[in-house]
RNA sequence: AUCUUAUCAAGAGCGGCGGAGGGACUGGCCCUAUGAAGCCCGGCAACCUAGAUUAAAUUCUGUGGUGCUAAAUCCAGCAGGUGAUACCUGGCAGAUAAGGG
Numbered sequence: 001a002u003c004u005u006a007u008c009a010a011g012a013g014c015g016g017c018g019g020a021g022g023g024a025c026u027g028g029c030c031c032u033a034u035g036a037a038g039c040c041c042g043g044c045a046a047c048c049u050a051g052a053u054u055a056a057a058u059u060c061u062g063u064g065g066u067g068c069u070a071a072a073u074c075c076a077g078c079a080g081g082u083g084a085u086a087c088c089u090g091g092c093a094g095a096u097a098a099g100g101g
Base pairs, nucleotide, nucleotide: 002100003099004098005097006096007095008094013041015040016039017038021031022030023029025077026076027075028074042069043068044067047065048064050061051060052059073093078090079089080088081087082086
């Protein structure tokens, strides 16, 4: 890099370092010197794992491995539907986890 399955409207700091960018891509629309990215600490969650528990993947804890910590995956991007500058459904793309090759 690629394939499969599952999930993506909940949740999480007024901390330290740092100094200008960030929200995948494109178009919008936003965030940002009242301090972006990144790093550290804190926190959230419970996919895998560990421990406890149960008739039971039943429930709990959160040991270890990830992940996440503005806005629905910020919205749309393709197709269809609906008295239609809007809304709805499905898909594409993306992200994360576990597994495969």
Notes: The RNA shown here (SAM riboswitch aptamer (S box leader)) has 101 nucleotides and comes from Anaeromicrobium sediminis. The model forms 94% of the base pairs in the Rfam consensus. The source organism's lineage runs through Bacteria, Bacillota, Clostridia, Thermotaleaceae and Anaeromicrobium.